[in-house]
RNA sequence: AGUGGACCGGAUGGUCGCCGGUCGGCCGCGAGGCUGGCGGGAGGAAAGUCCGGGCUCCGCAGGACACUGUGGUGGGUAACGCCCACGGGCCGCAAGGUCACGGAAAGUGCAACAGAAAGCAGACCGCCGCAGGUGACAGUGCCCUAGGGUCGUCGCCUUCGGUAAGGGUGAAACGGUGAGGUAAGAGCUCACCAGCAGGCGAGGUGACUCGUCUGGCUUGGCAAACCCCACAGGGAGCAAAGCCAAACAGAAGGCAUGGACCGGUCCGGUCCGUUACGACCUUCGGGUAGGCUGCUAAAGGGUUCGAGCAAUCGAAUUCGUAGAGAAAUGGCCAUCGCCGGGGCGAAGCAUCUUUGCCCCGGGCACAGAACCCGGCUUACAGGUCCACU
Numbered sequence: 001a002g003u004g005g006a007c008c009g010g011a012u013g014g015u016c017g018c019c020g021g022u023c024g025g026c027c028g029c030g031a032g033g034c035u036g037g038c039g040g041g042a043g044g045a046a047a048g049u050c051c052g053g054g055c056u057c058c059g060c061a062g063g064a065c066a067c068u069g070u071g072g073u074g075g076g077u078a079a080c081g082c083c084c085a086c087g088g089g090c091c092g093c094a095a096g097g098u099c100a101c102g103g104a105a106a107g108u109g110c111a112a113c114a115g116a117a118a119g120c121a122g123a124c125c126g127c128c129g130c131a132g133g134u135g136a137c138a139g140u141g142c143c144c145u146a147g148g149g150u151c152g153u154c155g156c157c158u159u160c161g162g163u164a165a166g167g168g169u170g171a172a173a174c175g176g177u178g179a180g181g182u183a184a185g186a187g188c189u190c191a192c193c194a195g196c197a198g199g200c201g202a203g204g205u206g207a208c209u210c211g212u213c214u215g216g217c218u219u220g221g222c223a224a225a226c227c228c229c230a231c232a233g234g235g236a237g238c239a240a241a242g243c244c245a246a247a248c249a250g251a252a253g254g255c256a257u258g259g260a261c262c263g264g265u266c267c268g269g270u271c272c273g274u275u276a277c278g279a280c281c282u283u284c285g286g287g288u289a290g291g292c293u294g295c296u297a298a299a300g301g302g303u304u305c306g307a308g309c310a311a312u313c314g315a316a317u318u319c320g321u322a323g324a325g326a327a328a329u330g331g332c333c334a335u336c337g338c339c340g341g342g343g344c345g346a347a348g349c350a351u352c353u354u355u356g357c358c359c360c361g362g363g364c365a366c367a368g369a370a371c372c373c374g375g376c377u378u379a380c381a382g383g384u385c386c387a388c389u
Base pairs, nucleotide, nucleotide: 001389002388003387004386005385006384007383008382010336011335012334013333014332015331016330018041019040021038022037023036024035025034026033027032043366047377048376050375051374052373053372054371055237056236057235058234067233068232069231070230071229072086073085074084075083076082087101088099089098090097091096102228103227107226108225109222110221124167125166126163127162128161129160131158132157133156134155135154136153137152139151141150142149143148144147175193176192177191178190179189180188194218196215197214198213199212200211201210202209203208241293242292243291244290250284251283252282253281254280255278258272259271260270261269262268300319301318302317303316304315305314306313307312337364338363339361340360341359342358343357344356345355346354347353348352
C1' cells in the first nucleotide's frame, strides 16, 4: 500500500414515566379498580418481504399440457435460489475476487456508430491479368512496294476480371507463423502451433485433468431473447386456526308460585315475599362486541470434548432471554468516553503533522420486535482485533 475475516456499535449513577410479569394490601357480590415491593423489557440488521421451512386451514384418483423457478461436481441442512470444499472460464504481480457455469454444429430472432463489406460475407485503397488509348527511352533490331509497319522496357488513363496476403473501420472482418505455390493471391498444398469432433490409455466418487492417435482443414457473439434439454414446484396465510361467549334480532316453551326453618325423605307445619302478558322468565342454535388459546423453550444460546479440510454433525454440561392492543422499551440531570469547531503552549523538514490543556456545539450512525426459525440483499457515524500478500 492492499486482501480476507471476526466483533463492538456510547458507558455508569440518580430521578420521573411507559409495557407486560409476579408477590402482597385496600375497595367491590362480581367483572375489576387503586396502590406498594421485586425482578424483566429491541437489533446486527428488528428493515426489504426476495428465497426456504415449521405451524394452521382448505384442496388432492392418475396422466398430460400450460405457467414459474433452478442449471459445473461432490457434500451440509428441516429446506433453499443458502453454506462449504473442489473443477473450469475471466480479472489481479500477489493475498484474493468474480461467474445464471446445460445447449449457439435443432430452429426462429437481435446487434447502435463507423466501415466498401456484419451473417448462405465483402473489392474502398492496394496488388495482378486481358483489351483499348497515350508518353518516354533503346537496339544503326526485323519486314517491305522507301515511306511506313512491327517487336522490347518503364510509366499514366479507362473498361472488364482475378485476389481477403497488406492498409483503413469496428466490440467483432471467417485460425496463427513459416515454406512451397501463383499473373497476383488464397488451407490451394505442406510442417509446427492453437482450437473443434471422435477413439484409446492413465488419474479422480465426480466436475475434470494429463498423454497419445485419427479426422475435416476451422465452425463469430447473445439463450436474466424466443426456444430445446434436465430437474423441481398444490393454494392461502397468525387478520392462519381453535375454544368461551354479552347486547340486539330470531326460534321453542312457561305464566303462579317462590324462599328460609323443623325433618334422613315425602306429606305436613311455621315465618317471609309476590298477584305480573312484560324493557317478564327458562331453554336453543348460529355467532357479533369482548375474552382465552395459538404466543414464544426455539431445527435456541454459551463452554468443553470428539468426527470432518470445511460447511456441519454428535455427546456432556450450563443459561433461561420482550411477548402486549396498532403497539411500551422514553425524558431530564451529573460524570466519563468519542466526534467536530475555536484558542493557547510544546516538538518536528515551521504549507502542515503530532501531542497537552481550556472553551463551545446535548454533535454520537443506520434504524424500531408484531407467530416463529434458517438464509440472502440493502442501510450504517465511529472503533477494536486476527490472518495473509
Predicted 3D model of a 389-nucleotide RNA (Bacterial RNase P class A) from a soil metagenome. Its Rfam family is "Bacterial RNase P class A". Rfam classes the family as a ribozyme. Rfam's curators write: Ribonuclease P (RNase P) is a ubiquitous endoribonuclease, found in archaea, bacteria and eukarya as well as chloroplasts and mitochondria. Its mean pLDDT, the model's own confidence on a scale to 100, is 76. The model forms 94% of the base pairs in the Rfam consensus.